[in-house]
Molecule: c-di-GMP-I riboswitch aptamer
Organism: Cryobacterium sinapicolor
RNA sequence: CAAUCGCAAGGGCACACUCGUCGUGAGGCGGGGUCGCAAAGGCACGGAACCCUCGGGUUAGCCGGCCUACCGAA
Numbered sequence: 001c002a003a004u005c006g007c008a009a010g011g012g013c014a015c016a017c018u019c020g021u022c023g024u025g026a027g028g029c030g031g032g033g034u035c036g037c038a039a040a041g042g043c044a045c046g047g048a049a050c051c052c053u054c055g056g057g058u059u060a061g062c063c064g065g066c067c068u069a070c071c072g073a074a
Stems, first nucleotide, its partner, number of pairs: 005072002012037002017032006035061001041067003045064003048059005
């Protein structure tokens, strides 16, 4: 230094619920909230689940894959 890994500190994200708003809907976005997360950062590529007007959509906090990243004890 890199990979792996996750001890400490700093900082980060934000489930349920709730208010506003957009959407037929699954859900999205913003405020509050804080169950949890070391990629709970990004991408719907494979699987899966879900929605609808049935060939289109949603979920990255369901799993896998790919890309990127703060700190650094052993």